[in-house]
RNA sequence: AGAGUCGGCCGGGUGGCCGCGGCUCGGCGGAGACGCCGGGUCGAGGAAAGUCCGGACUCCAUAGGGCAGGACGCUGGAGAAACUCCAGGCGGGGCGACCCGCGGCAAGUGCAACAGAGAGUAGACCGCCCGUCGCUUAGGCGCCGGGUAAGGGUGAAAGGGUGAGGUAAGAGCUCACCGGCGCGCCGGGUGACCGGCGCGGCCGGGUAAACCCCGUUCGGAGCAAGGCCAAGCAGGAGGCAUGGGUUGCCCGCCCGCCGAGGCCGAGAGGCCACAGGCACCCUCCGGGUAGGCCGCACGAGGCGGACGGAGACGUCCGUCCGAGAUGGAUGGUCACCGCCACCGGGACACCGGCGGUACAGAAUCCGGCUUACAGGCCGGCUCUCACA
RNA sequence: GGGCCCGUAGCUCAGUGGUAGAGCAGGGGACUCAUAAUCCUUAGGUCGCAGGUUCGAUCCCUGCCGGGCCCA
Numbered sequence: 001a002g003a004g005u006c007g008g009c010c011g012g013g014u015g016g017c018c019g020c021g022g023c024u025c026g027g028c029g030g031a032g033a034c035g036c037c038g039g040g041u042c043g044a045g046g047a048a049a050g051u052c053c054g055g056a057c058u059c060c061a062u063a064g065g066g067c068a069g070g071a072c073g074c075u076g077g078a079g080a081a082a083c084u085c086c087a088g089g090c091g092g093g094g095c096g097a098c099c100c101g102c103g104g105c106a107a108g109u110g111c112a113a114c115a116g117a118g119a120g121u122a123g124a125c126c127g128c129c130c131g132u133c134g135c136u137u138a139g140g141c142g143c144c145g146g147g148u149a150a151g152g153g154u155g156a157a158a159g160g161g162u163g164a165g166g167u168a169a170g171a172g173c174u175c176a177c178c179g180g181c182g183c184g185c186c187g188g189g190u191g192a193c194c195g196g197c198g199c200g201g202c203c204g205g206g207u208a209a210a211c212c213c214c215g216u217u218c219g220g221a222g223c224a225a226g227g228c229c230a231a232g233c234a235g236g237a238g239g240c241a242u243g244g245g246u247u248g249c250c251c252g253c254c255c256g257c258c259g260a261g262g263c264c265g266a267g268a269g270g271c272c273a274c275a276g277g278c279a280c281c282c283u284c285c286g287g288g289u290a291g292g293c294c295g296c297a298c299g300a301g302g303c304g305g306a307c308g309g310a311g312a313c314g315u316c317c318g319u320c321c322g323a324g325a326u327g328g329a330u331g332g333u334c335a336c337c338g339c340c341a342c343c344g345g346g347a348c349a350c351c352g353g354c355g356g357u358a359c360a361g362a363a364u365c366c367g368g369c370u371u372a373c374a375g376g377c378c379g380g381c382u383c384u385c386a387c388a
Numbered sequence: 389g390g391g392c393c394c395g396u397a398g399c400u401c402a403g404u405g406g407u408a409g410a411g412c413a414g415g416g417g418a419c420u421c422a423u424a425a426u427c428c429u430u431a432g433g434u435c436g437c438a439g440g441u442u443c444g445a446u447c448c449c450u451g452c453c454g455g456g457c458c459c460a
Base pairs, nucleotide, nucleotide: 001384002383003382004381005380006379007378008377009376010375012337013336014335015334016333017332018331020043021042022041023040024039025038026037027036028035029034045359049370050369052368053367054366055365056364057222058221059220060219064251065250066249067248069218070217071216072215073214074088075087076086077085078084089102090101091100092099093098103213104212108211109210110207111206125152126151127148128147129146130145131144133142134141135140160178161177162176163175164174165173179203180202181200182199183198184197185196186195187194188193226294227293228292229291235285236284237283238282239281256278257277258276259274261272262271263270264269301320302319303318304317305316306315307314308313338357339356340355342353343352344351345350389459390458391457392456393455394454395453398412399411400410401409406443414430415429416428417427418426436452437451438450439449440448
C1' cells in the first nucleotide's frame, strides 16, 4: 500500500422568525368550571419498525388425574425470563484472522425420481475362473450350468482402506497396519469431552427443518387489560318451587326444584317412567357502551466511579429525572458552519459554483431477535506485496 | 392488540419432496366466399425475494416483501 475479518460509536451544529403538545409561574376576567395574554421549562429512535420470542402488570379460571397438542434440545455459567447473552466441547468451511452448525437413524416405521444387473441382512450387465458339450486354422471361440464383489460401468450414494497370505478365480476368508464402533480399565476435566492401554473382525451408508423416541417445559386473555364517576335504562336478588356446573377431548367430583302419571305395598313409604314449567307482579340493588378521570411515566432506569469475575454480569457509592398525545404534538422557513459528490480555476497545504445530507418516526412498559439505513469515526487481529 | 390465509404462464386456478400442468387468451395451419364455432399444432415460467435442510425444494424450515380476511 492492497485485500479481509471482528467489535464499538456517531448519525448533523448554532442563531432568528412563524407554529404545535405536556407541565408550571404571573396578570386580567369569571361564583365556579374555565378562558385570554405574557414568561419559563421539557418534547422521538438506534432502530421508536416487523410484532418474531420472553417477561412485568391486570383480570378471569383453577380439588385431582390422564390423553391429545405446542415449544425447546451439546456442556457449564449469567439473567426476571427467552428462538437471549458469555465461556468452553465436538463437527464443518477458510492459507489465516474468523465464521457456521448442535439430543437420538447402533429403538421402530417410512422415503430415495432418473440411470443402473443391484438402493439396504443388496447385486452377476461386462469382466475373471471352473466344468460338460460343439466348432477349430490347435492360439482359442460359442451354448449351457455354476463360482466370484478384485477390476469396469451407472448413480448424490454400491455395505471400511492399504498390503501380504490364501484360492481355480476371489472375498475380513485369514493376518499386519490404519480408520470407525462396542465393551472393560486407567488418567485429566464441575461437565460436554479429551488422552492412553487392552479385548472383540463387530464394519450395521443417508434422511428426524420425515413420522417418531427420549428429556425439559407450557392455564387463558390482553392497557380496547383493569378500576372509579353522575343520570337513565338493561339486568339481577328476594317475596315463591322458580337451579348449578363444564368445554381441545375424556375420566372423576358435584348433581337440581315444582309437577300431570304408572307399578308395588294394609299403611308409612318405595320403585319406574318422564309430558310440561323454572313466569307475571311488588320491593331492593344496579350495569355495559359512549363521555370524563385513573392505570400513565421512578424504572429488571440513564450517566460516572470503585470493587469482584476470564467473560456475560453482579455489588456498592455519587449524581440526574430526560415525551405522554387520544384523530393523535415533536413541524416549516431563512442565514452561517460541518460532511459528501461533481464541475471550473490553480503554486499539492486552497478558492468559486451547483447539488445532496439516509432509514424512519413514540401510544402501557421493559429485555432480546430480525430487518431498513446517505455519510462518517475509533479500535483489535489476519493475509499478500514493497521498502528499511 | 390478537388470529388466519394467499402469492405458480397475460388471466383464473391445479400440482405439497423426483423432468412444472389445465382452461381461457396469444401465434401458425386446416375448414369457409368471409367471420365465428370446431379441429390440428406451437410459443410463453427467476413457482414473490433471500438464506438454509436434503443427492434433489413450487412443496420442508427461517427471515423479509406484497395482498386479503376475521375478532376485540